[in-house]
Molecule: small-subunit ribosomal RNA
Organism: uncultured bacterium
RNA sequence: AGAGUUUGAUCAUGGCUCAGAUUGAACGCUGGCGGCAUGCCUUACACAUGCAAGUCGAACGGUAGAGGGGCAACCCUUGAGAGUGGCGAACGGGUGAGUAAUAUAUCGGAACGUGCCCAGUCGUGGGGGAUAACGUAGAGAAAUUUACGCUAACACCGCAUACGAUCUAAGGAUGAAAGCGGGGGAUCGCAAGACCUCGCGCGAUUGGAGCGGCUGAUAUCAGAUUAGGUUGUUGGUGAGGUAAAAGCUCACCAAGCCGACGAUCUGUAGCUGGUUUGAGAGAACGACCAGCCACACUGGGACUGAGACACGGCCCAGACUCCUACGGGAGGCAGCAGUGGGGAAUUUUGGACAAUGGGCGAAAGCCUGAUCCAGCAAUGCCGCGUGCAGGAAGAAGGCCUUCGGGUUGUAAACUGCUUUUGUACGGAGCGAAACGGCUCUUUCUAAUAAAGAGGGCUAAUGACGGUACCGUAAGAAUAAGCUCCGGCUAACUCCGUGCCAGCAGCCGCGGUAAUACGGAGGGAGCUAGCGUUGUUCGGAAUUACUGGGCGUAAAGCGUACGUAGGCGGUUAUUCAAGUCAGAGGUGAAAGCCCGGGGCUCAACCCCGGAACGGCCUUUGAAACUAGGUAGCUAGAAUCUUGGAGAGGUCAGUGGAAUUCCGAGUGUAGAGGUGAAAUUCGUAGAUAUUCGGAAGAACACCAGUGGCGAAGGCGACUGACUGGACAAGUAUUGACGCUGAGGUACGAAAGCGUGGGGAGCAAACAGGAUUAGAUACCCUGGUAGUCCACGCCGUAAACGAUGAGAACUUGACGUCGGUUUGCUCUGCGAAUCGGUGUCGUAGCUAACGCGAUAAGUUCUCCGCCUGGGGAGUACGGCCGCAAGGUUGAAACUCAAAGGAAUUGACGGGGGCCCGCACAAGCGGUGGAGUAUGUGGUUUAAUUCGAUGCAACGCGAAGAACCUUACCUGGUCUUGACAUGUCGAGAAGCCUGCAGAGAUGCGGGUGUGCCUUCGGGAACCCGAACACAGGUGCUGCAUGGCUGUCGUCAGCUCGUGUCGUGAGAUGUUGGGUUAAGUCCCGCAACGAGCGCAACCCUUGCCAUUAGUUGCCACAUUCAGUUGAGCACUCUAAUGGGACUGCCGGUGACAAACCGGAGGAAGGUGGGGAUGACGUCAAGUCCUCAUGGCCCUUAUGGGUAGGGCUACACACGUCAUACAAUGGUCGGUACAGAGGGUUGCCAACUCGCGAGAGGGAGCCAAUCCCAGAAAGCCGAUCGUAGUCCGGAUUGGAGUCUGCAACUCGACUCCAUGAAGUCGGAAUCGCUAGUAAUCGCAGAUCAGCAUGCUGCGGUGAAUACGUUCCCGGGCCUUGUACACACCGCCCGUCACACCAUGGGAGUGGGGUUCACCAGAAGCAGGUUGCCUAACCGCAAGGGGGGCGCCUACCACGGUGAGCUUCAUGACUGGGGUGAAGUCGUAACAAGGUAACCGUA
Repeated sequence: AGAGUUUGAUCAUGGCUCAGAUUGAACGCUGGCGGCAUGCCUUACACAUGCAAGUCGAACGGUAGAGGGGCAACCCUUGAGAGUGGCGAACGGGUGAGUAAUAUAUCGGAACGUGCCCAGUCGUGGGGGAUAACGUAGAGAAAUUUACGCUAACACCGCAUACGAUCUAAGGAUGAAAGCGGGGGAUCGCAAGACCUCGCGCGAUUGGAGCGGCUGAUAUCAGAUUAGGUUGUUGGUGAGGUAAAAGCUCACCAAGCCGACGAUCUGUAGCUGGUUUGAGAGAACGACCAGCCACACUGGGACUGAGACACGGCCCAGACUCCUACGGGAGGCAGCAGUGGGGAAUUUUGGACAAUGGGCGAAAGCCUGAUCCAGCAAUGCCGCGUGCAGGAAGAAGGCCUUCGGGUUGUAAACUGCUUUUGUACGGAGCGAAACGGCUCUUUCUAAUAAAGAGGGCUAAUGACGGUACCGUAAGAAUAAGCUCCGGCUAACUCCGUGCCAGCAGCCGCGGUAAUACGGAGGGAGCUAGCGUUGUUCGGAAUUACUGGGCGUAAAGCGUACGUAGGCGGUUAUUCAAGUCAGAGGUGAAAGCCCGGGGCUCAACCCCGGAACGGCCUUUGAAACUAGGUAGCUAGAAUCUUGGAGAGGUCAGUGGAAUUCCGAGUGUAGAGGUGAAAUUCGUAGAUAUUCGGAAGAACACCAGUGGCGAAGGCGACUGACUGGACAAGUAUUGACGCUGAGGUACGAAAGCGUGGGGAGCAAACAGGAUUAGAUACCCUGGUAGUCCACGCCGUAAACGAUGAGAACUUGACGUCGGUUUGCUCUGCGAAUCGGUGUCGUAGCUAACGCGAUAAGUUCUCCGCCUGGGGAGUACGGCCGCAAGGUUGAAACUCAAAGGAAUUGACGGGGGCCCGCACAAGCGGUGGAGUAUGUGGUUUAAUUCGAUGCAACGCGAAGAACCUUACCUGGUCUUGACAUGUCGAGAAGCCUGCAGAGAUGCGGGUGUGCCUUCGGGAACCCGAACACAGGUGCUGCAUGGCUGUCGUCAGCUCGUGUCGUGAGAUGUUGGGUUAAGUCCCGCAACGAGCGCAACCCUUGCCAUUAGUUGCCACAUUCAGUUGAGCACUCUAAUGGGACUGCCGGUGACAAACCGGAGGAAGGUGGGGAUGACGUCAAGUCCUCAUGGCCCUUAUGGGUAGGGCUACACACGUCAUACAAUGGUCGGUACAGAGGGUUGCCAACUCGCGAGAGGGAGCCAAUCCCAGAAAGCCGAUCGUAGUCCGGAUUGGAGUCUGCAACUCGACUCCAUGAAGUCGGAAUCGCUAGUAAUCGCAGAUCAGCAUGCUGCGGUGAAUACGUUCCCGGGCCUUGUACACACCGCCCGUCACACCAUGGGAGUGGGGUUCACCAGAAGCAGGUUGCCUAACCGCAAGGGGGGCGCCUACCACGGUGAGCUUCAUGACUGGGGUGAAGUCGUAACAAGGUAACCGUA
């Protein structure tokens, strides 16, 4: 520090996700040791049991027990338990429910309190009456309690005194106390003791320290779908009250006070030091430790006290639990352990007061679940270990394998060494030195008591603890797991599985070769842990203060005015609020950081420093900002003059057109459309002429012209009126800019009332179109459109661009002014204000913007933060309504969106080509046959090919074989290959059984090489490795092939442009069959394609002349001679290149015409097929990965099937006839094939053919007669002398064999069919059409296929249309690329949510009832020790009763929130449902916004 994910790719926007750190954690797997920490986050739920606050006999009465003394009474020492009294119990410990301010943090303040402690001053005199314990007698189950009697105090109450204290009318008045212990010389006393002294205590008082109470300022979460709140409320006076200020309380008076700087209300929450994270700013949190606050079963209340409204106190009410003898009682773990419950989840009913601290005590000491320790838990952090070294035959085993090997792996084994931890044994430190004792010095003192301070000596005290630590012994001995391995992200293979099972943080894996699932081997990471889940921060500049944006991605309010607020020109002066500087105070400790130190290190702990960003006080400075004062004129405004304008409102006027009405002329149509119809018209339309009426809108001018804030404004005239602009003197003197709330204006549609209504026209009706057509088109037509008044308040209200100000190169238009020049109807120049186009810098993701900024800056406002849900729901406000405005959440997705790029596509455009259309010729589609396919059938009808580009295709030839299929019967190392062993030559002939395969036999034969051991080939047998498979996957593949398409395209290097994908080149102007060539050009070159080179054909030449040829001779015959001129054959050359001429063109390329030439513009034909597309075809040609079968999915065998047949389709052949059929005669090819062959002559047969055997290994012989044609005859338009299917009979040939199932011949039979609907195919010249011939395959089988020649046409104006293709351009929401994408209803399932008659909880407000305990007040019903009084009585107190306040409780009415609810509304999600086709291309009616 970044990365993955939207796309075919790119840039940017934007969300989601990951890598890091963290944790009081939990869960899964695993687990050796130690140290230091931490451990109910949930039910502030309920609690059994034990413990957690006592202590003091030196305050008191008294005293069980024990010891000692004493004869005893009793005394001394020690002293339990209970009681009176004192102090403590308000600390310590727990928890975080409540609390958004009665709280906390920081800094201040004044009107207070204070036990114990410290310092100072003074005092501590003299009396009195009770009471518990106790005793006696009762009540009760218990808790507890009653009566009578006795008694003490530092308990209680008076009196005296009063420095100081309080009150005060300044004269005065009021108010205290307690003793206890130690010691003691003199004196007194019978004694007790007095007395003295020390210590402790007590009273009064002053001050301090510490602590506490009160109060001010500032800061402290979210919601405005909470906007108004408040009546003791705000203030005053007086009174009360408190420790103390104060409406704290009360009476009266005033009507204030708080609030947009967020009051009130609602939700949530203890606050802080700090913790986690982060570069920081921040964000989140507030466990442990520390400070503060609050609470103690829930609610209320006071008492005591220095302190409480009190966790282990009291009273009352409530809920709950327990005891009970039913009459009554008891209780409060949010103390430490522990239990139940809840929960994903959190420990022992441990030890000790040894240390630290606390309470009491003079002290010893006692108490202390505070605390210190131990236990449990890998909960966290830190440290250590599980060995170390050597060891290659690289062992075995595992895994993989290309079978060679690789890897696990020096890893193990083995050898040597060490001993941390653990185990056993032994030793042993700090924490413990105070208090105490002895003694010395010193202070106090009368004192050698006592007490305090210091020194020396000394005894005791350890829970932890079987400790740390040290030593010894044995022995590698006691000790490794978890996760991951597709990318992000380090780490790869095999097997299994087969969109299943499963994985997944995101993207995404899995449908038979999964590095992504599961297992294994191997590897990577971390390590006593590892991983998962959850939390928080980070990354996220993804709320942006640091540090973002708003033309098109989300985002500028429709526009203006203006309040608060924010910001604000210039000069001088003053002030010191902001600001800056110095000093001081504070900012607890701990923590973080730095430097040291201590545990062997570290974690941890200790010491010091720094820091604590802050707040406060004070002193100064005066630049800037704010405030005050006085000025200025550059901002702003006023004034004068001038011209421009569809600026606004009102009134009046005008012509053209439409429609209607009246009249005339006139006659059959008009109107409307793609075409029609509805409609109008003989009752006279349309057309035309005249007249009239009415309403609405204002042609031309008219212009990226003008005006206005925007919406908007357009005939002419008048009235009233707003604003802007220019020029200019003067005036005011910052008066300004923006603008939350607010106010006004605000198109169209719509609403209300009343008018008006010509045209147009939602709704509606009819006619068309259509599969449908609630649409588009047509004919009608009502609201509305118009006017007046009042609402509505929205628009894609757009420049998708808020307002204002300043600055920053230019060019060209245009509108309104002013100044100025000239050659003055005009043309320039300058300047101010508008309005446009293009462009520099700059900006921008790009597109683009560019002085009218989207540039550079400033001020203010508004708005945005992923898509959907949704501008929806609920609530509020506005509205007559429609609705507007404000405006969520649950849930769901990993994208949604912008700009640009390359393609593809378009019922977009332009250019061009092709038998693409057109022009022609001939077919197919109808018939029967052949053949292939589908379908059906079957035991099997083997398999493949399926739009063009499958279907006379693989198959250039299924009777057996082929053959892969079916049935039956058979074989199992196999029909075939290699290796091992044994035997034998191999081979040939033959018998029996069987359908055959096969099985059982008989005979014959003994070969080749040899170093004599044996070997090679062949055959038989045995066992094992293996063979074999036309079994599957063409979507694992190679190879081969089809297709677009013989279309003209497809790319690269360097350079340049662009952030980039990419572009350029390859586009443009011409031209071509062609990216063919030329020209131009930020391109210059190059490659694969095109063309050419190759074959063939057309002309010529040369060479050669047999089997070919024949001008000469000859013959039946090129038969023979002679010959090679010609034809021909087959080899080499020539020839054609737009080369020449003319024209056009750009002086080009090229095109048009012509000459010559056998051939002319690629002469004709062929071969040749770019980058690529279709997961096109083929695993059944072959090869091949993987999978599958292995007495079978292999091998061999007989028979059957591939030849079936209601049907459908494709492709041929043959026909339907006279351009013909039949018969007779007769002529002319080319290219092929032939020894397992072609087969002549001749003979036989009607014929297929048979016999026969010559020739030929082929320019020699044979197949072999070419046919159409030509000549002649016949038929005469008919189902025929056409047509030949079908069937009967008889044969021939091939073959082991023609039944299923061959071809051919002869005789007989003689079906459909009379030129073929919609539709559709081929062909542009030696072509179509037509005629025959040959060959491959092949025993036989050809209407198929491939070649060959014969005869031999018609037509092309042209490119509008159909199809296909190429180039450029445009749009795009497509990229699996239009066979694309995609919308809505309906149906089904699930999910969350709104409404909903209501129902049930919670909170809260108001009104009323009620009123426990308690404090306060009142009260003479009752009682009453101390004081006063001789007494009566008084004072004071208590009980009771009453009143005020008030908790619980009750009733009613609101508000609010949660849950639930028949039914219902829309929403979301869901591989293959229904209906249509709205959008994306001109998406087939351009789309979209507002409204009805």